FMN riboswitch aptamer (RFN element), 121 nucleotides, folded computationally. It was read from a public genome assembly, where an Rfam model found it.
This record gives sequence, C1' cells and structure tokens, in this order.
RNA sequence: AAUGGUCUUCGAGGCAGGGUGAGAUUCCCUACCGGCGGUAAUAGUCCGCGACUCCCCGCGUGGGAUUGACCCGGUGAAAUCCCGGGACCGACGGUCAAAGUCCGGAUGGAAGAAGAGACAU
Repeated sequence: AAUGGUCUUCGAGGCAGGGUGAGAUUCCCUACCGGCGGUAAUAGUCCGCGACUCCCCGCGUGGGAUUGACCCGGUGAAAUCCCGGGACCGACGGUCAAAGUCCGGAUGGAAGAAGAGACAU
C1' cells in the first nucleotide's frame, strides 16, 4: 500500500386545487415524486443490483425464481444520461369507493455510501 475480515454512522420521495358522490388524498380533471452501482457525458424508462412477492432446504447473516416504463429533434469526439418537445411506469395487505402519493408490516431490512481500526494475507 492492496485485498479480506471486524466495528460505527448513513442509507426513498410525492395528491396542492377542482368535480361526482352518503362515502374517494383510492374514481375523473389536474398536481406531484423518482433507491443503489455502472456508462465515451449528469439516467425513474440503457446495463446490472436492491426492496416487495413466491418457492426450496441442512432453517442461516442460506439457495433459487419473479421483478414496471421512451421516443423524436438539437449540440457534441462521445448522450435512450445534457437541451427542446411529446409520452410512459410504479410491490404486498388495509380502506364507508378501485391508491406510485394515505395507513400498515417498517423505530424493519437491503443494494450500497462514508469512516474507524491495524486482526489476517
């Protein structure tokens, strides 16, 4: 110095206004939001990962499956990432009425980020 291990901290946002109705932040108009790593250049829509859900076992800090959505034009050496325009997507359970935005599992967990330390190679 590098890698591994250990420990600590951090680690998801958003219905304002209006309509109908007995009842809706759930329907309708409209509004608003965008986890982590990567990339020839900054990404909800590219590539990969996590969360959610499901399955399996020897039940663990385990293994596996599933996992949404973008086009056109411009600039440029390079952009599905920037600029302009127009689109699209969003787990499960709950609810006087169908939820990306409310409540709940969750004061949870994870991808990962930063740091400490000096244990191992």